[in-house]
The RNA shown here (SAM riboswitch aptamer (S box leader)) has 115 nucleotides and comes from a soil metagenome. Its Rfam family is "SAM riboswitch aptamer (S box leader)". About the family: The SAM riboswitch is found upstream of a number of genes which code for proteins involved in methionine or cysteine biosynthesis in Gram-positive bacteria.
RNA sequence: CUCAUCAAGAACGACCGAGGGAACAGGCCCGAUGACGUCGUAGCAACCGGCGGCUCCGUAGCUGGAGUCGUGUCAGGUGCUAAAUCCUGCCUGGCGUUGUGCCGGGGAAGAUGAG
Repeated sequence: CUCAUCAAGAACGACCGAGGGAACAGGCCCGAUGACGUCGUAGCAACCGGCGGCUCCGUAGCUGGAGUCGUGUCAGGUGCUAAAUCCUGCCUGGCGUUGUGCCGGGGAAGAUGAG
């Protein structure tokens, strides 16, 4: 940089000790009944991967290659285990209406995986 996904799912213990929820702003939450973080163990999921099924390609025939399987399977490589990526911010559609709200679409940024 490209592509895919992001409302599901899954926690305890030890250590630490004051902030934390990516950055900025606003909101709303978590946090001395110890958050965040680190480590350990357990778990979730199934992106990659292994095995299997099916289809196609290839071969004289195998070996093989590609695609696919939400509801095959395993869990090796990652990842994840408060809240939608906690919500909003920019553009836009609908409803409501003047109390600045509600429901969507897109974008930006971010996270994870694969290349």